[in-house]
Molecule: RNase P RNA; transfer RNA
Organism: Acutalibacteraceae bacterium
RNA sequence: UGAGUAGGCUGAACGACUGCGGGCUACAAAGCCGAAAGGCUGUACCCGAGGAAAGUCCGAGCUCCACAGGGCAAGAAUAACAGCUAACGGCUGCCGGGGGUGACCCUAGGGAAAGUGCAACAGAGAUAUACCGCCAGAUUUAUUCUGGUAAGGGUGGAAAGGCGAGGUAAGAGCUCACCGGCAUCAGGGGAACCUGAUGGCCCUGUAAACCCUAUUCGGAGCAACACCGUGGUAAAAGACAUUAUACAUCGGCCCGAUGUGUCUUAGGAGGUGGCAUUGAGCAGUUACGGUGACGAACUGCCAAGAUAGAUGGUCGUUCACGACAGAACUCGGCUUAUAGGCUUAGUCACACU
RNA sequence: CCGUCCAUGGCGCAGCUGGAUAACGCAGCAGAUUCCGAUUCUGAAGAUCGGGGGUUCGAAUCCCUCUGGGCGGGCCA
Repeated sequence: UGAGUAGGCUGAACGACUGCGGGCUACAAAGCCGAAAGGCUGUACCCGAGGAAAGUCCGAGCUCCACAGGGCAAGAAUAACAGCUAACGGCUGCCGGGGGUGACCCUAGGGAAAGUGCAACAGAGAUAUACCGCCAGAUUUAUUCUGGUAAGGGUGGAAAGGCGAGGUAAGAGCUCACCGGCAUCAGGGGAACCUGAUGGCCCUGUAAACCCUAUUCGGAGCAACACCGUGGUAAAAGACAUUAUACAUCGGCCCGAUGUGUCUUAGGAGGUGGCAUUGAGCAGUUACGGUGACGAACUGCCAAGAUAGAUGGUCGUUCACGACAGAACUCGGCUUAUAGGCUUAGUCACACU
Repeated sequence: CCGUCCAUGGCGCAGCUGGAUAACGCAGCAGAUUCCGAUUCUGAAGAUCGGGGGUUCGAAUCCCUCUGGGCGGGCCA
């Protein structure tokens, strides 16, 4: 200098005027809307979208249903090991496998030696085989038949572990060396796993096919839910079922628990809280602990909250001329979209010293 | 908010318990028939299955993710 790798930060800036949403702050004022509950004003000051607010794919908080019960069945999710975390299918580290010269990256990574299914076409044969070939025998020699053989040919994604030597009628883990797998043993490691020795033990692939193994999972969701108001309302009548082997709820069944019902006469109108000041909260610091995710200590802060739904407009200046995109109960992740800019640490190649 | 389904030539659809030129009808094109047209007959073309990635020997079909769309349920008794 060029190429490339892995992270982190940022997501136009400043000023003036004006407008919008919120405030449990201060001051001022008494009325309006509504049947009621309840709601509503002005000025000053303060606050006012994101890294993804998105998708709603996971995990929780919160709320109700028996605070969530026992068993069976079904279903769903996850899948090496260790840790982090409130938790997770997330994250970190590590192991195995794959890729890259390298920094580094990818990995749905249990079981096919429990069973079933499937493997089209091609090929003789797809889990079992003899088409060609090789060898032996018979008949006879152009050949045909029988047997042996998976070394060679051919087909295929896949053909009886691979490859070489010995061996043999020809061959074959039949025997041996090396490599790969499996089993056993020994050593190392916290574990996954790694290393070595021994044993010819050598077994097709597919589980993102059924299935098996291990672990986890009760259901619903802020339109949850609570309160106020309204509504036939101390209710009544009728019909059905029934005083417990019934019915309803626990959304398949049994047990168990709780309650006594269901329909019709018979009707609709909304408001407040939940909801945003105390939380798995945010920001910063540390010659703190840890490889790291993360944790600890200290300091500071309280930061949108609507219910037709608030961030806009105009003007001026500057630049690299501005991407994806707008909160709706709240957090932690993942995934997806994203113009650019800044920055840190490694790698490779070339050149020079 | 929750559940569930769909996307295949220009249009409507089949295939979706994996197997190879993705079937069919309508429309459109060419030819024949006709004096010309319609009808009818014949023939050819046209989709790589919504986008991307993965599993597998092999994917429209199975899995993941994204995009677009449809249907159903839940507000107060």